The RNA shown here (c-di-GMP-I riboswitch aptamer) has 86 nucleotides and comes from Sedimenticola sp. It matches the Rfam family "c-di-GMP-I riboswitch aptamer". Rfam links the family to the GO term cyclic-di-GMP binding. Rfam describes the family as follows. GEMM was predicted in a large-scale screen for bacterial structured RNA regulatory elements. Taxonomically the source falls in Sedimenticola (Bacteria, Gammaproteobacteria, Chromatiales, Sedimenticolaceae).

RNA sequence: GUUAAAUUCUGGCAAAUUCGCUGAAAAGCGGAGACGCAAAACUUCCGGUCUAAAGAGUAAAUCUCCAUGACAGCGGGGUUGCCAAG
Numbered sequence: 001g002u003u004a005a006a007u008u009c010u011g012g013c014a015a016a017u018u019c020g021c022u023g024a025a026a027a028g029c030g031g032a033g034a035c036g037c038a039a040a041a042c043u044u045c046c047g048g049u050c051u052a053a054a055g056a057g058u059a060a061a062u063c064u065c066c067a068u069g070a071c072a073g074c075g076g077g078g079u080u081g082c083c084a085a086g
Base pairs, nucleotide, nucleotide: 003085012037013036017032018031019030020029021028022027035073041079042078043077045076046075047074048071049070050069055065056064057063
């Protein structure tokens, strides 16, 4: 690099929930715990979703707008890694 789809080791990560901490919140970190994941490893470049402190608006607000906040286990992209037959 190509073909095929008989076999899949050693292992890895860790949803919900819960306890503690941080945060305005979304959410994050650590412990317990496993729903699942062949990239559920890393990375906000693009789309999407969540929150709305501060700020602005309104006669007023517990309302509306707004990421500079968050989600990589929402999808795409980029980078990297493990295993098997010819």
The model forms 95% of the base pairs in the Rfam consensus.